[in-house]
Formats: sequence, C1' cells, structure tokens
RNA sequence: GGGAAGGGCGCGGGAGAGACCCCGUAUAUGGGGAGCCGAAGGGGCAAAGGCCGGUAAAAUUGUCGUCUGCCGGCGGGAAACUCUCAGGCAAAAGAACCGCGUCUGGACA
Repeated sequence: GGGAAGGGCGCGGGAGAGACCCCGUAUAUGGGGAGCCGAAGGGGCAAAGGCCGGUAAAAUUGUCGUCUGCCGGCGGGAAACUCUCAGGCAAAAGAACCGCGUCUGGACA
C1' cells in the first nucleotide's frame, strides 16, 4: 500500500393486524373489556458435531486399549418456524430485511 467479514451514520425501498367498545378527563391523556398481527427487542427447539457410560463383532497367543457399529445419558443448538413477554393494529413515525453512499474495521495475501 491492497483488502474480506463485522459495526456506526445518512438516503431509498420495506409486510401484517380494530381511527374497536365502555368509563373518566384538564382533550395532553388515564382506567377497564373482549379481539387481532409478527418483521424492533426477548423467550422456546431439530439434526449434526462434542463429552460420558455400557455393549457387540473383528484383528491378537492372550490382556489392556482404541477405531467402528449399536444402546443409554449429558450437553449442544438456527430460522422469516414457534410463543406473543415486549411491541404493534387510519395516516405519520417505527420496522426485520434489501440496495446505495460514507466512516470505521483489519481476516487474508
């Protein structure tokens, strides 16, 4: 000097589901009710790999042990799946995710 993943910021795109009902009020909003949505955030889990124990066959003169197979246990574990705690259910805003720009980053050669 080049430069991947990742991260920050800006811009653009970006779904779903009631401007629900009742009560109060200072019309800011507060309380209650029965519904609904999943794409902020958060929770849940399948297999594999991993560890432990047992067991079987083969190799071997034999033993131990190991690989492998099987059985059991521990543990591990993603998502747009699932839950709906949080959030949301006119518009606006926000929004996982995608694209671009910029700053950073420093795997790698």
Annotation:
This is a predicted structure of a 109-nucleotide RNA (Glycine riboswitch aptamer). Model confidence (mean pLDDT): 77 of 100. It matches the Rfam family "Glycine riboswitch aptamer". Rfam links the family to the GO term glycine biosynthetic process.